[in-house]
Context: one part of a larger RNA
RNA sequence: GGAUGAACGCUGGCGGCGUGCUUAACACAUGCAGGUCGAACGAUUGAAGCUGGAGCUUGCUCCGGCCGAUUUAGUGGCGGACGGGUGAGUAACGCGUGGGUAACCUGCCUCAUACAGGGGGAUAGCAGUUGGAAACGACUGGUAAAACCGCAUAAGCGCACGGUGUCGCAUGACACAGUGUGAAAACACUCCGGUGGUAUGAGAUGGACCCGCGUCUGAUUAGAUAGUUGGUGAGGUAACGGCACACCAAGUCGACGAUCAGUAGCCGGACUGAGAGGUUGAACGGCCACAUUGGGACUGAGACACGGCCCAGACUCCUACGGGAGGCAGCAGUGGGGAAUAUUGCACAAUGGGGGAAACCCUGAUGCAGCGAUGCCGCGUGGAGGAAGAAGGUUUUCGGAUUGUAAACUCCUGUCUUAAAGGACGAUAAUGACGGUACUUUAGGAGGAAGCUCCGGCUAACUACGUGCCAGCAGCCGCGGUAAUACGUAGGGAGCGAGCGUUGUCC
Repeated sequence: GGAUGAACGCUGGCGGCGUGCUUAACACAUGCAGGUCGAACGAUUGAAGCUGGAGCUUGCUCCGGCCGAUUUAGUGGCGGACGGGUGAGUAACGCGUGGGUAACCUGCCUCAUACAGGGGGAUAGCAGUUGGAAACGACUGGUAAAACCGCAUAAGCGCACGGUGUCGCAUGACACAGUGUGAAAACACUCCGGUGGUAUGAGAUGGACCCGCGUCUGAUUAGAUAGUUGGUGAGGUAACGGCACACCAAGUCGACGAUCAGUAGCCGGACUGAGAGGUUGAACGGCCACAUUGGGACUGAGACACGGCCCAGACUCCUACGGGAGGCAGCAGUGGGGAAUAUUGCACAAUGGGGGAAACCCUGAUGCAGCGAUGCCGCGUGGAGGAAGAAGGUUUUCGGAUUGUAAACUCCUGUCUUAAAGGACGAUAAUGACGGUACUUUAGGAGGAAGCUCCGGCUAACUACGUGCCAGCAGCCGCGGUAAUACGUAGGGAGCGAGCGUUGUCC
């Protein structure tokens, strides 16, 4: 000098775009953050309309039927594995980069081929009885489905067996025909075009595993290791594998630093530097890990699942003491910690996501607004003229010098501002949170808007008074003990400017 997620002191007019718990992965009141589909299903609510009957006040009330917009607790489907947060752990195939899978999976989507025949038994809701303070149940009866289960069919597919051909990269891969054997489906709506279902193949997308190389410090850590290293076997997995188990062998790693200890999420990037390099990993993007602590599986195409389940621990809350409920490292917000970090805001209008045939619903993702000079950038705080060089201040050798064209005064201007009127783009026929915002026009009026640090040398900028090794200053050298350009105040000056200085950290 540059940089900063900064903080502190003094000061503070406006706008645009960014950015804002770096500390306690501390504890959390309250609200919201994941639903949706009635065009899968049985029930439920039942507006309007039509209609029958009764009462009469002759246009109202009551009772009933039909049709049925609509409503939802439950069964069922899809989605809650995305999106959002955090960086505790992790020195690791975690990440980066380049490869491999002849050892793998992939819902929704796209393409292609083939198909959807005929049956069955339940169960929730519901009704009844009943337990419990509650959370939540128990029993009986009866009911539906695109829920569940057999059967049929099998172009293709899986498994087993042997065969032929082609090929390779070692285990082998692919193709073809054969025998045996196994597994499907669903109906609803319709604008009659479809949407949806089953099987198989291909693609796309997303994942899984393996390998080469790279990835901090310490030897005042030198030996480490028994599922350890390898083999055989039968398991397990989507799949290879000590992944796990039984048996057998005794291996495997290590001064090219094993093991242990400390520290740490990694990267694209960012800062700095002429570069080499050094430092760093906030915001944005990619990957990983975690969700009160530890463990476990279930469901599912996908989780060992932040707002799912079970168990154990700590903590908090309710309780009728028998037992229950909870998890902000989602968005706001509270307490606490701290030098320090914001609103319990508006909207789904846009973009995107989930569900739905759609209308639409949900979305603290997101779009916006609020707060903070926290950063960068832009603008303003007026312009021109104006010497009696006014007054006042400071200083003085008492002549003057300086503040200083500075002010006053005259003439202008209207950026910002104030008021009024109009008023968007973003959205397309409709739909705008932002927002009566941006912007435009008109009017008023210099009116409302300047500070901070420094002035001994480094380093731009000097005098007076006070103080008297005191009070104090200080980045280094150093200054102050009676004429201090170095302390304090004033006048003047220098620098930067809505900022200026100090402190911390990095180069």
The part of an RNA shown here (small-subunit ribosomal RNA, 5' domain) has 507 nucleotides and comes from a metagenome. The full RNA is in RNAcentral, with records from SILVA.